[in-house]
Molecule: transfer RNA
Organism: Candidatus Saccharimonadota bacterium
RNA sequence: GCCGCGUUAGCUCAGUGGUAGAGCACUUCCAUGGUAAGGAAGGGGUCUCGAGUUCAAGUCUCGAACGUGGCU
Numbered sequence: 001g002c003c004g005c006g007u008u009a010g011c012u013c014a015g016u017g018g019u020a021g022a023g024c025a026c027u028u029c030c031a032u033g034g035u036a037a038g039g040a041a042g043g044g045g046u047c048u049c050g051a052g053u054u055c056a057a058g059u060c061u062c063g064a065a066c067g068u069g070g071c072u
Stems, first nucleotide, its partner, number of pairs: 001071007010024004018055001026042005048064005
């Protein structure tokens, strides 16, 4: 230099163009003599950034940034 993949909650990751989810973690409560395990409820998101398409974009298109892999 060229090509591919990835970027969504604190972490690991889902998400078919129609109001963004799970597990773990966190908070409160239940339960226990107490702790762990267990049960119930809850909080937490500018979906990396910019532009475009569309009635509507996490999702499609283009560009940028960062990470990662391959080729040279």